[in-house]
RNA sequence: CCAGCUGGCCGGAUGACCGCUGCCGCAAGUCCCGAAAGGGCGCGGGGGAGGAAAGUCCGGGCUCCACGGAAAUACGGUGCCGGGUAACACCCGGCGGGGGCGACCCCAGGGACAGUGCCACAGAAAUGAUACCGCCCGCGUCCGCUUCGGCUGAUGCGCGGGCAAGGGUGAAAUGGUGCGGCAAGAGCGCACCGCGCUUCCGGCAACGGCGGCGGCAAGGCAAACCCCACCGGGAGCAAGACCGAAUAGGGGCAACGCGAACCUUCGGGUUCAGGGCCGUUUCCGGCCCGGUUGCCCGGGUAGGUCGCGCGAAGCCGCCAGCAAUGGCGGCUCCAGAUGAAUGGUCAUCCCGCUUUCGGGCGGACAAAACCCGGCUUACAGGCCGGCUGGCAUU
RNA sequence: GGGCCCGUAGCUCAGCGGUAGAGCAUCUGACUUUUAAUCAGAGGGUCGCGGGAUCGUACCCCGCCGGGCUCACCA
Numbered sequence: 001c002c003a004g005c006u007g008g009c010c011g012g013a014u015g016a017c018c019g020c021u022g023c024c025g026c027a028a029g030u031c032c033c034g035a036a037a038g039g040g041c042g043c044g045g046g047g048g049a050g051g052a053a054a055g056u057c058c059g060g061g062c063u064c065c066a067c068g069g070a071a072a073u074a075c076g077g078u079g080c081c082g083g084g085u086a087a088c089a090c091c092c093g094g095c096g097g098g099g100g101c102g103a104c105c106c107c108a109g110g111g112a113c114a115g116u117g118c119c120a121c122a123g124a125a126a127u128g129a130u131a132c133c134g135c136c137c138g139c140g141u142c143c144g145c146u147u148c149g150g151c152u153g154a155u156g157c158g159c160g161g162g163c164a165a166g167g168g169u170g171a172a173a174u175g176g177u178g179c180g181g182c183a184a185g186a187g188c189g190c191a192c193c194g195c196g197c198u199u200c201c202g203g204c205a206a207c208g209g210c211g212g213c214g215g216c217a218a219g220g221c222a223a224a225c226c227c228c229a230c231c232g233g234g235a236g237c238a239a240g241a242c243c244g245a246a247u248a249g250g251g252g253c254a255a256c257g258c259g260a261a262c263c264u265u266c267g268g269g270u271u272c273a274g275g276g277c278c279g280u281u282u283c284c285g286g287c288c289c290g291g292u293u294g295c296c297c298g299g300g301u302a303g304g305u306c307g308c309g310c311g312a313a314g315c316c317g318c319c320a321g322c323a324a325u326g327g328c329g330g331c332u333c334c335a336g337a338u339g340a341a342u343g344g345u346c347a348u349c350c351c352g353c354u355u356u357c358g359g360g361c362g363g364a365c366a367a368a369a370c371c372c373g374g375c376u377u378a379c380a381g382g383c384c385g386g387c388u389g390g391c392a393u394u
Numbered sequence: 395g396g397g398c399c400c401g402u403a404g405c406u407c408a409g410c411g412g413u414a415g416a417g418c419a420u421c422u423g424a425c426u427u428u429u430a431a432u433c434a435g436a437g438g439g440u441c442g443c444g445g446g447a448u449c450g451u452a453c454c455c456c457g458c459c460g461g462g463c464u465c466a467c468c469a
Stems, first nucleotide, its partner, number of pairs: 001390010012349007020048002023045004029041001031040003050365001054376002057374005062236004075232005080094005095109001096107004110227002115225002117221003132167002134163008143153001144151002175193006194216001195214004200209003240306004250297007259272005274289006313332008350363005395468002397463005404418004412449001420436005442458005
């Protein structure tokens, strides 16, 4: 210098003016809005989006509901080992496997002799194995030779048997290579590799190393059911708590004495309907109620207040630890709205594009809503550190 | 704000891991003087997108994107 790998950080700056919204202090009225609950009005000071506030995918705090405790079943989730943490599916450090020359990256990474299921098509066969082509042996037949007694052999066919090396199918075919062996073959035997079991050693462990044994019996899929171990009660701040109108409805008390039809001298009367109780039931009879007005009580709606920001908080330093993280000390207080604020204009600077050199245009992704720890996804541009491979020079 | 559901042909929907289907619609032919109806046939698919597990996925797992939930999902 070129090509890469990896960790962390920022994500416009300063000033002026005009606004918006919480908090604190002072001052406060016969003030304003509202029926009330409650809210507002002055002056000064100080604060005011993010690394993801997003998706709502996990884990917690908090609140209510359920529940005597624990366990189990069902359902859901997690899944190598050790550590961290309030907890996690997150993080750190290892192990094993895979990729890359390397720095480094990726892995839902328990169990397939507990059981069930699936493995389409192709293929002989897809798992208690099996045999299409093929290889080999025997017999028969055809053919050839013949001294007619037989003999030999190539090929083809048929039958019986042996084999699983080779071909072929498939994503996957019952260990691989070599030598021996055999009629041909084959872990049939041997060596090495692989696989399984195991003594010893190292390691907390996952696991690794050396040696021994086993001739191989054990295909794949559990992000199929399932088994094993561990975890999980449910819902969510529109949770929940408090204050609390008007209207309607509920309850209590008091007063008046009511629906429909008819008659009427307009005062009322007669008949009928509904509900309840009693006479045991039907019929029938008796008694009571309904409605209006006023006062009081309680629930609850609209509305209002709280929940609501001192917290697993932030910054700095030291110590322990490889690290994640933890401990100690000091300092700081840093958004809290509810139609929803966090903005606008100007100037200078920064970055990018462009220029007729005067200038012009643009500055990502996106924006709290109870809070916190993670994950995932989006993101213009920029800064710092560590490392690898190659080339050149000394 | 929270919670839940859906995405397959132009439309409405089926679809048991093994070659993606039905009805309506479109086009062509037949019938008819013509049209409609009817009959026969044809075309039309990124199974919302990406990644993974699997020999193999529309279907299983994960992450995104888009849409819906009206009194009658929650005050």